[in-house]
C1' cells in the first nucleotide's frame, strides 16, 4: 500500500431501516438459611432533569446501530 471482518452498558454480546441494549455474566438488593452457599424474585446506561447515548465527522431516508463517503482503532489474510 490493497483485500476481509469488527468497534453498541461494568463485562461477554444479540438487534428485517421502525420500542436500542435482548440474551448471559457481574453488582446492588429481597426471600429461604442459625449462618452462609445453591436456588427465587426485584433493580441496574449517562445527567446539571432540560436531555443525552451504538469509535469520530459527514451523507441518504420520514426514520440510520444498520445504508453510502471520509477518518481513527482492533483482528486476519495479500503483497
Nucleotide at each position: 500500500g490493497c483485500c476481509c471482518g469488527g468497534g453498541u452498558g461494568g463485562u461477554g454480546g444479540a438487534a428485517c431501516g421502525g420500542c436500542a441494549g435482548a440474551c448471559a455474566c457481574g453488582g446492588c438488593u429481597g426471600c429461604c438459611u442459625u449462618a452462609a452457599a445453591a436456588g427465587c424474585g426485584g433493580c441496574u446506561g449517562c445527567u446539571u432533569c432540560g436531555g443525552c447515548g451504538u469509535g469520530c465527522g459527514g451523507g441518504u431516508u420520514c426514520a440510520a446501530g444498520u445504508c453510502c463517503c471520509g477518518c481513527c482503532c482492533c483482528g486476519g489474510g495479500c503483497a